RNA sequence: GCCUGUAUAGCUCAAUUGGUAGAGCAUCCGCCUUGUAAGCGGAAGGUUACGGGUUCGAGUCCCGUUGCAGGCU
Numbered sequence: 001g002c003c004u005g006u007a008u009a010g011c012u013c014a015a016u017u018g019g020u021a022g023a024g025c026a027u028c029c030g031c032c033u034u035g036u037a038a039g040c041g042g043a044a045g046g047u048u049a050c051g052g053g054u055u056c057g058a059g060u061c062c063c064g065u066u067g068c069a070g071g072c073u
Base pairs, nucleotide, nucleotide: 001072002071003070004069005068006067007066010025011024012023013022019056027043028042029041030040031039049065050064051063052062053061
């Protein structure tokens, strides 16, 4: 330099091929316990890496940029 994949909550990952962004863990609150942990219930947490495009509608499709991973020379 070229090719491929990937980027979503603090972390690990979903989102059924375009139709209201979710789960587990962690955090906070409550219940339980003499107390802690465990267990149970609830809450909060998102510019879906960034900038454009297509569309009535984009996490999803297209283009570019950046980061990461892999491959080729």
The RNA shown here (transfer RNA) has 73 nucleotides and comes from a Rhodothermales bacterium. It matches the Rfam family "tRNA". Gene Ontology term of the family: triplet codon-amino acid adaptor activity. By type it is a transfer RNA. RNAcentral holds the sequence, with entries from ENA. RNAcentral records the identical sequence in 2 taxa. Its mean pLDDT, the model's own confidence on a scale to 100, is 81.